The RNA shown here (c-di-GMP-I riboswitch aptamer) has 75 nucleotides and comes from Candidatus Electrothrix aarhusensis. Model confidence (mean pLDDT): 78 of 100.
RNA sequence: UAAAGAUAAAGCCAAACCUGUUGCGAGGCAGGGACGGAAAGCCUACGGGUCUCAUAGAGAUGGCCGGUUACCUUG
Numbered sequence: 001u002a003a004a005g006a007u008a009a010a011g012c013c014a015a016a017c018c019u020g021u022u023g024c025g026a027g028g029c030a031g032g033g034a035c036g037g038a039a040a041g042c043c044u045a046c047g048g049g050u051c052u053c054a055u056a057g058a059g060a061u062g063g064c065c066g067g068u069u070a071c072c073u074u075g
Stems, first nucleotide, its partner, number of pairs: 003074003012037002017032006035063001041068003047065002049061005
């Protein structure tokens, strides 16, 4: 360093739902909450899928697959 893993330790994120707010909508943001996650970090002009508005197209989803970076341990 490639690779593998969550046994240990330090930690991290936050589904559904509720409240408020925002958007035509999918959905987003804040607070609560915790289903889960070894990347639940980041990426949509520049991969694919799905969804919304819809003529073209534009938008949303990264906790759908994917790409890429990284803590700890083993190695």
The sequence was found by an Rfam model in a public genome assembly.